A computed fold for an 84-nucleotide RNA from a Clostridia bacterium, annotated as c-di-GMP-I riboswitch aptamer. Its mean pLDDT, the model's own confidence on a scale to 100, is 89. The sequence was found by an Rfam model in a public genome assembly.
RNA sequence: CCCUGCCAAAGGCAAACUUGUCGAAAGGCAAGGACGCAAAGCCACGGGUCUAAAGCUUGAUGCCACGACCGCCGGGCUGCCAGA
Numbered sequence: 001c002c003c004u005g006c007c008a009a010a011g012g013c014a015a016a017c018u019u020g021u022c023g024a025a026a027g028g029c030a031a032g033g034a035c036g037c038a039a040a041g042c043c044a045c046g047g048g049u050c051u052a053a054a055g056c057u058u059g060a061u062g063c064c065a066c067g068a069c070c071g072c073c074g075g076g077c078u079g080c081c082a083g084a
Base pairs, nucleotide, nucleotide: 003083004082005081012037013036017032018031019030020029021028022027035071041077042076043075045074046073047072048069049068050067055063056062
């Protein structure tokens, strides 16, 4: 350096839910809280999913990302320990 995560060791993150807050919403942030996670660290690059304010359309309505999700998958970058 690459690979692997059986055995450890030190730790780390934090789902749902509750409260507050921002937002049209999806969802984000903070506190509490732990379902879990060997990258559940970071990135919206590709796929996918969610919302639809504005806009377009309409008889009813529907369409749509410039919005969001990295704890959906792939990819890129970085990292602790150990060595079956």
It matches the Rfam family "c-di-GMP-I riboswitch aptamer". Rfam describes the family as follows. GEMM was predicted in a large-scale screen for bacterial structured RNA regulatory elements.